Background: A computed fold for a 679-nucleotide part of an RNA from Flexistipes sinusarabici, annotated as large-subunit ribosomal RNA, domain II. Its mean pLDDT, the model's own confidence on a scale to 100, is 85. The RNAcentral record of the full RNA draws on ENA. The organism belongs to Flexistipes, within Bacteria.
Context: one part of a larger RNA
């Protein structure tokens, strides 16, 4: 891993309550034990006792009342038919739905591994260095020292066997549950080793690594209390039917556990109960506003301060500056105002399992997103924290390329019928290469700022123009003057100065830029010819341009494509398009109506979760049956039932079994890193 078997709300309780039901009823009921029987069932006898029939009070007491209290006040708590027993739901006590630790305790078994001791043995090639001591010889006054040789010392060197395990590398479902290959240390010592021995788990050993103590050790190992205990995970079995949630409050050694309350459901009673208009309330948000608390800017200005002056009185001030006045602000904890909702309540209308009460039984107290108020963040987050709505959660089906939380829509079953919604209608792909009228050239559409742009298409305003504009082309642009200062020079043009003047003239700045050392020399400004129709300027808008860099591959329209569209804007037709809506057939469930089986009418998404109603499996009991002329099982199979299920036929099987009513349960498997077995 497959297949087959086994596998989880039992079961006691002279416990508690509620339901339903059965007796009897102001009563009800016996228990131990006793009698009858067969020491059975079954009957009888047994009233001790429980419960109820009256409650108040701490109590004395009182009593349909009683406490309190001075009280005929007020005000609590009273003034509802029970028991008994079966059936059920649910609690408590008990392993209490089931499987699971790590762990505690008690008795016991182990030092054949390993740890340290304790007795007796045993091993430790070869080679090197050469302590002390001694002998000789030198030396000393005698020593000491020297030299030599002798000698064999050493947790001494170097290295077999023996021990260890240092570094690499294989192995890593190994040749091994620690090995193997090169290498490495230690090898006369704190050595190494055999054998017998001791030390035991609240404990030994330990040259100490919490290490070792039979492949286990931060407390061996085995059997027992033992179904320890598990606010935790995980698993918990057949249909159909009705209703159908919660992730939130308050506590809490409490946060992933609980209670209690909301919220589901049920039973039973009981009339509210929603929504819409009118009309009445109560408020202090939103916005706004400074009259008030504060914040805060700009002037005006007073008192005060500074600062100079002065012996002082005082003066002066381009200095600062409350109150005040003037302008214009800003506030969750400011308010002279001040709503739209929403709430509260009342008439009236509409609806009509919508609300309320008591009692059974629950789940659920980790919520997600999306708009909309705010708050904490950075007016960050698929962040967080309230609030109000929806959706998922527990909602299937259509769109949004795919996409729990968005958009359209709430699925009862069928159907090869219509009509739509959201969203689309070239081609993948169901429907238009609809119509009319613009816009866009960016492949904008189909990412994005601030910021930049003679991009283009609408609207306005203003200026100038057939007395000739705007761009081009000709041609002048002079003269006092080289204006005055400055300066080496300053001559329209390095800088200063000046209402920058006057002159000829069609026009020409004491000069608009380039130029020289200054000059010169180009040029504008103006003009005047040619030329002939519009030209600048300036807001506002639409759609577009740049601004624009990312990690596997185009890859920021799902694609292909698309350009008077298949982009866009606006009107406007027509189609497609869902489980919606409609037709037709059926099935359930409530309510109404009656003719009691039709009719109408509304409904049937659903997780936790309440509630109703069946199938099926073993045994019992009682009836009726069925088989060797083939029972159960088995394999097939188009048949019947809404469904769990259930037939009838053939084959195989070769001995037991069915259906009706009740009855009791070891009563339903696919999941539990289940168990057992088999491949």
């Nucleotide at each position: 891993g497959c297949c087959g078997g086994a596998g989880a709300g039992u079961u006691g309780c002279u416990u508690a309550u509620c339901a339903g039901u059965u007796g009897c009823g102001a009563g009800g009921c016996u228990a131990a034990u006793c009698c009858u029987a067969a020491g059975a069932a079954g009957g009888g006898a047994g009233g001790a006792g429980c419960c109820g029939c009256a409650g108040g009070g701490a109590a004395a007491c009182c009593g349909a009342g009683u406490c309190u209290g001075a009280a005929g006040a007020g005000g609590g708590c009273g003034g509802a038919g029970g028991u008994a027993g079966c059936u059920g739901g649910u609690a408590g006590c008990a392993g209490a739905c089931a499987c699971g630790a790590a762990g505690c305790c008690g008795g016991g078994u182990g030092a054949a591994c390993u740890a340290a001791c304790c007795a007796u043995g045993u091993c430790c090639a070869g080679g090197g260095u050469g302590a002390a001591g001694c002998g000789u010889g030198g030396g000393u006054a005698a020593a000491a020292c020297c030299a030599u040789g002798u000698g064999g010392a050493g947790g001494c060197c170097c290295g077999c066997a023996c021990c260890a395990g240092u570094u690499g590398g294989u192995c890593c479902u190994g040749a091994a549950a620690a090995a193997c290959c090169a290498u490495u240390g230690g090898a006369u010592g704190a050595g190494g080793u055999g054998u017998g021995g001791u030390u035991a788990g609240c404990g030994g050993u330990g040259a100490a690594a919490a290490g070792c103590c039979a492949a286990u050790c931060g407390a061996a190992c085995c059997c027992g209390g033992a179904g320890a205990u598990a606010u935790c995970u995980u698993g918990u079995a057949c249909u159909c039917c009705c209703c159908g949630a919660a992730a939130u409050a308050g506590c809490u050694u409490u946060a992933g556990g609980g209670c209690u309350a909301a919220c589901c459901u049920u039973a039973u009673g009981g009339u509210a109960g929603u929504u819409u208009a009118u009309g009445g309330g109560a408020g202090g948000u939103a916005g706004a506003g400074c009259a008030c608390u504060g914040g805060a800017u700009g002037g005006a200005g007073u008192a005060g301060g500074g600062g100079c002056c002065g012996a002082g009185a005082g003066g002066c001030u381009a200095c600062c500056g409350a109150a005040u006045c003037c302008a214009a602000c800003c506030a969750a904890a400011c308010u002279c105002c001040g709503a739209a909702u929403g709430c509260c309540u009342a008439u009236a209308a509409a609806u009509g399992a919508u609300c309320c009460a008591u009692g059974g039984g629950a789940g659920a107290c980790a919520g997600a997103c999306u708009a909309c108020g705010u708050g904490u963040g950075a007016u960050a987050a698929g962040a967080u924290u309230c609030g109000u709505a929806g959706u998922c959660g527990a909602g299937a089906g259509g769109g949004a390329a795919a996409c729990a939380g968005c958009c359209c829509a709430g699925a009862c079953c069928g159907c090869c019928a219509g009509u739509u919604a959201a969203g689309g209608u070239c081609c993948c792909a169901a429907a238009g290469a609809g119509u009319a009228u613009g816009c866009u050239a960016a492949g904008u559409g189909g990412u994005a700022a601030a910021g930049g742009a003679a991009g283009u298409g609408a609207a306005a305003c203003u200026a100038c123009g057939a007395a000739g504009a705007c761009a081009g082309c000709u041609a002048g642009g002079a003269g006092g003057u080289u204006g005055g200062c400055u300066u080496a020079g300053a001559a329209g043009c390095a800088g200063c100065c000046a209402c920058u003047c006057c002159u000829u003239g069609a026009a020409a700045g004491a000069g608009u830029g380039c130029g020289u050392a200054a000059c010169a020399g180009c040029u504008c400004a103006c003009u005047a010819g040619u030329c002939g129709a519009g030209u600048g300027g300036u807001u506002u808008u639409g759609c577009g341009c740049c601004g624009a860099a990312g990690a596997u591959g185009u890859a920021a329209c799902g694609g292909g494509g698309c350009u008077a569209a298949a982009g866009u804007a606006u009107a406007c037709c027509a189609c497609c398009g869902a489980a919606a809506c409609u037709g037709c057939g059926g099935a359930c469930a409530g309510a109404u109506a009656c003719u009691u089986g039709u009719a109408u009418c509304u409904g049937u998404g659903g997780u936790a979760g309440g509630g109703g109603a069946g199938c099926a499996u073993u045994c019992c009991a009682u009836g009726c049956g069925g088989a060797u002329a083939g029972a159960a099982g088995g394999u097939a199979u188009a048949c019947c039932g809404a469904g769990a299920g259930g037939a009838g036929u053939a084959c195989u099987g070769g001995a037991c079994u069915g259906u009706a009513u009740g009855g009791a349960a070891g009563a339903g498997a696919g999941a539990a890193u289940u168990c057992c077995g088999g491949c």